[in-house]
């Protein structure tokens, strides 16, 4: 060091204002999984997660697990260098589903005043003391 088993680890962030009421408006700020990549990378390849759909099994249902498989954000200039969409130094932008909705947007119903649905949180509440790509961590065993 290689192989096999186990065990462990394995995702972050908020204050101010306005109000009767917002961690969801509004203004500033904050946050960034894993592996790769000629040198560090939320925005290059790729991968998990996350929504879905077939298929097999199990189940009294509800739902579970496994396999295959689909969809699934978002960066530009300039330095420097041998080599960076990874440093630096500007400037942008981008966040699964489910809830919860003073606010925007859109339908629709009424002379009207209003009213009814739908949308709408990166940081709030939940799945989730889950799962998980991995991991130059730690133990055994093997030739």
């Nucleotide at each position: 060091a290689c192989g096999u088993g186990c065990u462990c680890c394995g995702g972050g962030g908020u204050c101010g204002g306005u109000g009767u009421g917002a961690a969801u408006c509004c203004g500033a700020a904050c946050c960034g999984g894993c592996g790769g990549u000629g040198a560090c990378a939320g925005u290059c390849c790729g991968c998990g997660a996350g929504c879905g759909u077939c298929g097999a099994g199990g189940g009294a249902a509800a739902c579970c697990u496994c396999g295959a498989u689909g969809c699934c954000g978002a960066u530009c200039c300039g330095g420097u260098g041998g080599a960076a969409u990874u440093c630096c130094g500007g400037u942008a932008c981008c966040g699964a589903c489910g809830g919860u909705g003073a606010u925007g947007c859109g339908a629709g119903a009424g002379c009207a005043a209003u009213c009814u649905c739908g949308c709408u949180a990166g940081u709030c509440c939940g799945g989730a003391u889950g799962g998980g790509a991995g991991g130059c961590a730690g133990c055994a065993c093997g030739a």

The prediction has a mean pLDDT of 81. FMN riboswitch aptamer (RFN element) from Microbacterium aerolatum, 143 nucleotides, folded computationally.